[in-house]
Context: one part of a larger RNA
RNA sequence: GAUGAACGCUGGCGGCGUGCCUAACACAUGCAAGUCGAACGGGUUUAUACCGGAAGUAACCCUUCGGGGAUACGGAAGGUAUAGACUAGUGGCGGACGGGUGAGUAACGCGUGGGUAAUCUGCCCUUAGGUGGGGAAUAACCGUGAGAAAUCACGACUAAUACCGCAUAAUAUAUUCAGCCGCAUGGCAGAAUAUUAAAAGAUUAAUCGCCUGAGGAUGAGCCCGCGUCUGAUUAGCUGGUUGGUGAGGUAAAAGCUCACCAAGGCUGCGAUCAGUAGCCGGCCUGAGAGGGUGGACGGCCACAUUGGGACUGAGACACGGCCCAAACUCCUACGGGAGGCAGCAGUGGGGAAUAUUGCACAAUGGGGGGAACCCUGAUGCAGCAACGCCGCGUGAAGGAUGAAGGGUUUCGGCUCGUAAACUUCUAUCGCUCGGGAAGAAAAAAAUGACGGUACCGAGGUAAGAAGCCCCGGCUAACUACGUGCCAGCAGCCGCGGUAAUACGUAGGGGGCAAGCGUUAUCC
Repeated sequence: GAUGAACGCUGGCGGCGUGCCUAACACAUGCAAGUCGAACGGGUUUAUACCGGAAGUAACCCUUCGGGGAUACGGAAGGUAUAGACUAGUGGCGGACGGGUGAGUAACGCGUGGGUAAUCUGCCCUUAGGUGGGGAAUAACCGUGAGAAAUCACGACUAAUACCGCAUAAUAUAUUCAGCCGCAUGGCAGAAUAUUAAAAGAUUAAUCGCCUGAGGAUGAGCCCGCGUCUGAUUAGCUGGUUGGUGAGGUAAAAGCUCACCAAGGCUGCGAUCAGUAGCCGGCCUGAGAGGGUGGACGGCCACAUUGGGACUGAGACACGGCCCAAACUCCUACGGGAGGCAGCAGUGGGGAAUAUUGCACAAUGGGGGGAACCCUGAUGCAGCAACGCCGCGUGAAGGAUGAAGGGUUUCGGCUCGUAAACUUCUAUCGCUCGGGAAGAAAAAAAUGACGGUACCGAGGUAAGAAGCCCCGGCUAACUACGUGCCAGCAGCCGCGGUAAUACGUAGGGGGCAAGCGUUAUCC
């Protein structure tokens, strides 16, 4: 000098940041990933029109006195059509982003520079072509049944941008012909023969879509050179191990996997083993070289209770998906089920120690949708904490009788000290009142969580706002009393045993200041 700090004493305001470093310990509760009815069939509901005619009311007739019949008014249930709203299900896109954590990892993990003639890439952009004609199901709904529940079984029905054939075409693969080029394998382009596609919807008629090919952009995979902590009181390590052939496998090279063959491969320039650790841009320190560090922010990686596995998909071996095993917790009718905060809050525990179960999608950004819009604990804000940095204030000018009082004294005085009182001003912050934003965007309108906040004006009072450490030397700052090697101090030297500037208190002084000291760590 620095800190994600803690502790002690103290504490006025604002701005901007930061805030579980320990138990990757366990988690109550709420929220954190949905959306599309302009893909689809249903269901519920509202309005209007039409059909429909119940209850009831009037009075008439019959009556066995229970009731029955006819007329008028009345309009319920229900049905059909149109328009609108909502939605469980099928389907599409998104849940691989965003957010968290640093357990593991000494590794092509990261950094840096390259390679991919060894690769993939949904949405987006450009461009070329196409969108013809069919079929069979299934959820929902209905019925039956099982179960405490979670949920499941059976039967029947139905739709699609769900699924499956057919025609056409490109690409791709194989064979043949044949051109150009290069960087080993090879790459690019052309012709002929065998396998492979499509889906509509809406009403505004202009769009949003779908399929195939080529190119781009973006993102990703893989490979390589160099760099990347400590220990030799770890000296040998290795059997898919090292290489080859063949096969499999992947988007893709490769012992990546397998069969066979060979016996290789690494190592004193430190293999193997052990310990520790996410890496970097950066940050701290330092004149620099260097040393230390990797919290916040940004990039990459890894992980999601522990271990393993695949499915779907353009992309995962997937935090809020699935399956299995294990530990733990919960429900149970004991047959069986449910769960995963290292998301945001919050709880217990651990600890010296680290915050609100807040507001809003107004902005920025993301997902879905043609849009309106919906979702978004990302984000924007607010709350708590002197945790840090920065800024401001706690008044200013005048004021000698050098007041009172305290301290000290050689009793003359000296000092606190212009300090106070007193006079005259001022109003930053705080307080009250009034006004009041920008952030909000396309021609207009509407739309602000923050927030009646920032800011502006007015009012009014010196009022409401100073402490902490030190004073032997290092090191700025001295006297008195108490104590008497006691009590105590202390970073080092050291101080204290009767006049202690070193202990305790007081007065005075020095330093810093809403902080000041101590402790811990780094330079």
Molecule: small-subunit ribosomal RNA, 5' domain
Organism: uncultured bacterium